Model confidence (mean pLDDT): 85 of 100. Small-subunit ribosomal RNA, 5' domain from a Bacteroidales bacterium, 524 nucleotides, folded computationally. It matches the Rfam family "Bacterial small subunit ribosomal RNA".
Context: one part of a larger RNA
Formats: sequence, C1' cells, structure tokens
RNA sequence: GGAUGAACGCUAGCGGCAGGCUUAAUACAUGCAAGUCGAACGGGAUUCGAGGUAGCAAUACUUUGAUGAGAGUGGCGCACGGGUGCGUAACGCGUAUGCAACCUACCUUUAACAGGUGAAUAGCCCCGAGAAAUCGGGAUUAAUACACCGUAACAUUGCGCUGUGGCAUCACAGUGCAAUUAAAGAUUUAUCGGUUAAAGAUGGGCAUGCGUGACAUUAGCUAGUUGGUGAGGUAACGGCUCACCAAGGCAACGAUGUCUAGGGGUCCUGAGAGGGUUAUCCCCCACACUGGUACUGAGACACGGACCAGACUCCUACGGGAGGCAGCAGUAAGGAAUAUUGGUCAAUGGGCGCAAGCCUGAACCAGCCAUGCCGCGUGCAGGAAGACGGCCCUAUGGGUUGUAAACUGCUUUUGUCAGGGAAUAAACCUGUCUACGUGUAGACAGCUGAAGGUACCUGAAGAAUAAGCAUCGGCUAACUCCGUGCCAGCAGCCGCGGUAAUACGGAGGAUGCAAGCGUUAUCC
Repeated sequence: GGAUGAACGCUAGCGGCAGGCUUAAUACAUGCAAGUCGAACGGGAUUCGAGGUAGCAAUACUUUGAUGAGAGUGGCGCACGGGUGCGUAACGCGUAUGCAACCUACCUUUAACAGGUGAAUAGCCCCGAGAAAUCGGGAUUAAUACACCGUAACAUUGCGCUGUGGCAUCACAGUGCAAUUAAAGAUUUAUCGGUUAAAGAUGGGCAUGCGUGACAUUAGCUAGUUGGUGAGGUAACGGCUCACCAAGGCAACGAUGUCUAGGGGUCCUGAGAGGGUUAUCCCCCACACUGGUACUGAGACACGGACCAGACUCCUACGGGAGGCAGCAGUAAGGAAUAUUGGUCAAUGGGCGCAAGCCUGAACCAGCCAUGCCGCGUGCAGGAAGACGGCCCUAUGGGUUGUAAACUGCUUUUGUCAGGGAAUAAACCUGUCUACGUGUAGACAGCUGAAGGUACCUGAAGAAUAAGCAUCGGCUAACUCCGUGCCAGCAGCCGCGGUAAUACGGAGGAUGCAAGCGUUAUCC
C1' cells in the first nucleotide's frame, strides 16, 4: 500500500447492488418447511332435489338422482429441493482414461402382447382394553392391491454348431434343441394407463495413472494380512465374505503412527514465481441428538421413515408413553459480533394429477443492519463595511478566520404534499377459425401481479430536510498561543514531557478523507 462474512469508538441524509452466528455439530418453546391422485377401489358425513305412504299442515317413514368433507385400501413422490462441515490425509477431491465387470423409476423411439380363475384384507358395522399414545376380538367387502393356471419371444439359463473380431482372461453375431418367465384396467369414448423386449437419453456404481498438509523428538508395519483354488454374495469386478493351500505384501523416493484438515473452481495479495485462503455462488464428498442395524424401493442403509441401545427433555391416572431446527423464522447459552416467530405461489423450478388444481420457509419478494462496493445530495451565482466576535502579533495598528457570514438573485436532485402510473405475463385453461398428419400444430379473442400504487412521470411551495471523523515533531500533507513542569500524559518506529513543549491537555488555524472517519484483529 492492498484486502476482510469483521468487531469496537465517534458520527450519520438518500438510493441501487451484494452480504449478514466465523464462536457451542451447544440445548431448543411455538408455528410453518411433502404431499398428491375420485380418470385405480370399496364405503360415506353433509347439502340440494324428485317420487310414494300417513297426516289439515308442520313433519315422520321410505325409494331414488346429483354433490361429495374427513378417514381407509391402492399408485407415484417422500433418495429431490433446503441445511451444516462433525468425520475423513482417503481413489475423499481434482484431472485423464477404462468397464470385453455394471445398474438406471419417470422421459424418447421402435416392435409385439394384454386369455381364464381364485383366496383374502383394511375401511364400514358390532363388542371390548387403555389416563393417554394407541391396541385387541367377531362378522362382512372392493380394486390398476395379492395369488394360481395358460400364452410369448429380438429375454434369461444350459448343451451344441458356424462365422467375425480382439487388449490375455475372451467379446459379438447367426443358428438348433430343452427349460423358465408377463400383463389392468379406468374413462367425459378422445385418450390415459398396463406387460415384455430392443435402442437412446439422463443419472449413478466400480477401477486405474498423475496431483493433493505437518512431524523422523514416529522406523519398522501387516495375519484376511499378500497371492492361489473353490464356493457364497453383489447390479457388477474384487478377501467383499468363507473353507483349504502357499508365504507372501508394504517401507528412508518415508511405510506405520500422531497431530491438523472436508476437496476443487475460486478469492486476496504479488510484476511474476510464489504466499495466504475455501464466507457468499457452482461442482463433488460426508453428516442429520450419539452408536448400531436392516426393511421398503429403480434408487436409501434414508435430515422432518422404522427397529435396538445410550444421554437428555417432556406427559402420566405410575401401568406406560412422546421427542430430535446442522430446514425457515424464533428462544436461550456462548461470544467482540451477525437480522423478521414477514408476504406470495404472480414468475422460474419441483412433486402428484387427463385437466382444473393442490402442495412447495426451493424460489421470487419485502423487513432490519453504513457490513461492503457504487452513485447522489447537504445548494448555485453575486457579495468588502474585508463587519462583529474569536485567535495571533515587537500593537491604539496589522494579520487570520474570510466570500466565510449577513444580504441580493436563482435553482429544487433528495425530502414533503397532490395526481397519474407501468414492464416483469404468456402460457396452462375456455371459445372461435385454419391445416391435414384427426389430435396435434398454428392464428385470434378472453383470464392471470406477491413485490406495489413500487419504479417512473406530472404538478405545488420552499434553501428549504441533511457533516462528521482523524491528524498537524520526522517518516507524512498540515503551526501558533495558553496551561502543565520527567507530573499529568503521548507513543506504529525513532522518541516527547525535569518552567519559553510546533510531540502531553485546551483553544484558534490548517491538512487529509468524507456519510463516513479512526482503532483493533487477521492475510499478502
């Protein structure tokens, strides 16, 4: 000199953009943060009708149509999005490759198929247990839930044959035989959906080369350890696991151990080489009170799922139960220090759904904070009696403050008041028309704004609403007076202060920055 997620002190008008628990991965009250589908299914509260019977009527009973809350079965989602950096020095990350050793729901393309039968079970109803959480029993019922039989191959497996290719083990293609394996319907009749297979796309899994802290005051480490055979297991290769066999494997080019740490793109600095760094944003990884485990599933060993154990908190009728903010707000604690228990799904994105739509603390917005960067303003011009006052002077004068003020004229950004007022939003959907490829595409019209009456525009009056902080011995821009007298104090370094202090404290003046200015901390 530059920089920062800063803090502290003094001060403070506005706007735009960005940023905002760095510490205790400490503990959490309350609310919200993941649902959706009636075009899969049974049942059904409620409401509005229509008819019949009884009745003078109100009304009661009964049959039926529509609507259809909440709960239930079922499907898809809940593995995303959001948070944090504990652990990890590792194929964790970065980079370049490989899989002839793999998987992939939804999506796209192509081909084919969709026959028959059955047993339940929630719910509803009835009975019961319990303080509650919740649970048990009886009868009965449906499906795109479940199961069985059949049918099927470009599918899988086994046994053969042939061809092509190659990087060893081999791979691919064709062909013969045998065995095994499917399906679901709904419906507004247009579609949506189902099954099998092949290919694509996307997303992942695994492996390898190279790179990726400190310490040798850590020198030896290793027994599933290193390799082989076989088996099991996996989507897949593999000591991944197991039985047996062999005795290997790593290491001063630093094994093993200990400490520290998420990695990268970045970011800061620097002429560069380097040094430092991983806040915000993006990618990857890891974690979800602590430890362990599996289930379901295309995908999890699962943040707001399950089970077990532990610590902690809460309810209790003492028998037993409930819980997990490192989601958004918010509370307490810690700390020098870090914000609202806000709005909207209008846009973008996501889940479900034919769609309408519903959900979405993602997201978009608003609030608070000078935390940073950038921009603007606090007037402009004239104005010398160079006023008063203050301060200084070898002094009845001079200098400085100083065009500064007053005053005169003008302007009105911002602020105040009044009026108007966007873009961000065109789709979905509805209606009409056009084309032919007949349900798609296009055209036109209609509907949709949280921010927000915001941005912006117009008008009204008026200098009106708006300047501080540090420094002035040298480095280093800026000097005098008074007080004090090695005291009180200053200080980044050198050093000032012991009676004339440009260095302390105050004053006047000056200098530098400016809605900021200084100080401290940290990095180059």